[in-house]
RNA sequence: GCCAGCGUAGCUCAGCGGUAGAGCAGAGAUUUCAUAAGUCUAAGGUCACUGGUUCGAUCCCAGUCGCUGGCA
Numbered sequence: 001g002c003c004a005g006c007g008u009a010g011c012u013c014a015g016c017g018g019u020a021g022a023g024c025a026g027a028g029a030u031u032u033c034a035u036a037a038g039u040c041u042a043a044g045g046u047c048a049c050u051g052g053u054u055c056g057a058u059c060c061c062a063g064u065c066g067c068u069g070g071c072a
Base pairs, nucleotide, nucleotide: 001071002070003069004068005067006066007065010024011023012022013021018055027041028040029039030038048064049063050062051061052060
């Protein structure tokens, strides 16, 4: 330099055009003499950024940035 993949909650990951979810972690409640475990509840997101297409974009298109891999 060229090509490909990935970027979503604190972490690991779903979500293939119609209001963004799970598990774990953290918080509160419940239970216990107490702790752990269990159960319940709520919280936590500018979906990397900028533009475009569309009635509507995490999703499609273009560019930028970052990470990973391959080739030279």